Model confidence (mean pLDDT): 76 of 100.
Bacterial small signal recognition particle RNA from an Acidimicrobiales bacterium, 99 nucleotides, folded computationally.
It matches the Rfam family "Bacterial small signal recognition particle RNA". Gene Ontology terms of the family: SRP-dependent cotranslational protein targeting to membrane, signal sequence recognition and signal recognition particle, plasma membrane targeting.
NCBI's taxonomy places the organism under Bacteria, Bacillati, Actinomycetota, Acidimicrobiia, Acidimicrobiales.
RNA sequence: GGUUGGGUCCUGCGCAACGGUGUGCCGUGAACCGAGUCAGGGCCGGAAGGCAGCAGCUCUCAGCGGAUUUCUUCGUGUGCCGCAGCCAAUCUGACCUUC
Numbered sequence: 001g002g003u004u005g006g007g008u009c010c011u012g013c014g015c016a017a018c019g020g021u022g023u024g025c026c027g028u029g030a031a032c033c034g035a036g037u038c039a040g041g042g043c044c045g046g047a048a049g050g051c052a053g054c055a056g057c058u059c060u061c062a063g064c065g066g067a068u069u070u071c072u073u074c075g076u077g078u079g080c081c082g083c084a085g086c087c088a089a090u091c092u093g094a095c096c097u098u099c
Stems, first nucleotide, its partner, number of pairs: 001096008010085005015079002017076004022071001025066004034059004042051003
């Protein structure tokens, strides 16, 4: 000096980690303007019974809160995890050649 292998650096794709959004789960949740059931009381009726329906209770809409990560999505040198590219630079090994 040449050939070649590996590492570092850089880039892409993927995966994971962390964080955020939405969703799922739990809780709460409508004085009246949700639903159901409607004590008491009210109305209609000769009566049987019927009608509307306050409180309460139950279920929930929107909303709010909670825990955890089910799922979804976004972001980030967080990882230097996998694969490929770049083979420009740098480190290192082998072989050949020359001084």